A computed fold for a 90-nucleotide RNA from an archaeon, annotated as transfer RNA. It matches the Rfam family "tRNA". Rfam links the family to the GO term triplet codon-amino acid adaptor activity.

[in-house]
This record gives sequence, C1' cells and structure tokens, in this order.
RNA sequence: GCCGCAGUAGUCUAGUGGUCUAGGAUGCACCCCUGUCAAGGAGAAAUCCACAGCACGGGUACGACCCGGGUUCAAAUCCCGGCUGUGGCG
Repeated sequence: GCCGCAGUAGUCUAGUGGUCUAGGAUGCACCCCUGUCAAGGAGAAAUCCACAGCACGGGUACGACCCGGGUUCAAAUCCCGGCUGUGGCG
C1' cells in the first nucleotide's frame, strides 16, 4: 500500500428497517432478608443477644448505539467517507 471483519453502558454482549422507555449479564449506589459477627450487652461458665463489616439471595435506581454525511415516511440496522482495533496479502 491492497483486501476483509469488527466497533452498542465501566466490562461482556443481544438486536439485520418500524414494538411501549435499545434488552440481558456483570459493575457502581441505595434498600430488604438470611447467615456470620472479634464493638457492645447478658451470664459463674457453656452459651445467648448483637453494632459495624463481610457473604448468599431479593428489590430499586444509574449507565450505551465510534464520528460525519446520505437513502427512506422511518436507520443501532442500508449506502459513502473518516477514525480505532483486528486478520490476510504484498
């Protein structure tokens, strides 16, 4: 230099023209339940209660279509250009 593929929340991803608010998982924040529990309390002791924290589970909220242009009544989706990443060829 040429050819192809990809780009969607912090992260991983679904969505291939029209569905209400772009969905799911994870993450962050808050709340609830249960467990644990070395602050603290009860008790002679065993042990029991139990704050914070932590963990399983549940709930609520937050958070995204790489950029620009075009086609269309309608674009995350199709077309063109750019950028980035990735693969191949030279």